[in-house]
Order: sequence, then C1' cells, then structure tokens
RNA sequence: CAGGGAAGAGAACGGUUGGUUGUUUGCCCGCCUUGGACGCGGGAGGUCGCAGGUUCGAAUCCUGCUUCCCUGA
Repeated sequence: CAGGGAAGAGAACGGUUGGUUGUUUGCCCGCCUUGGACGCGGGAGGUCGCAGGUUCGAAUCCUGCUUCCCUGA
C1' cells in the first nucleotide's frame, strides 16, 4: 500500500428481510444459613466506535473517518 473481518452493559456473545436492544457471567439488594458458599427472587447498568446520508422509523442500508485482527505485496 491492497483485500477481507471486527467494534454493542464491567467481561464474553446472540440480535432472522429496517419496527420494544437481549442472553450468560459479574455487580447491588432481599430470602435461605449460626455465619459463608450453593440455591431462589428482584434490581441497576447501553449516545450499539465517531461523523454524516437514506427512511415515517437505522445496531441493521449507504459514505467517510478512528482503533484492532487476518492475508498478500
């Protein structure tokens, strides 16, 4: 330099043809226990990398940029 892929809750990931953002784990509270672990119930936490565009409506489609990974030179 060229091609391809990834970016979403603290962490790891799903999200189907554009229409309510979800799961596991972690965190907080309660129940259980003599106490703790396990278990059960509840809760908080998201500008979906950034900036524009299309659309009634964008995590999703289009354009540019940033960071990381892979391949080639």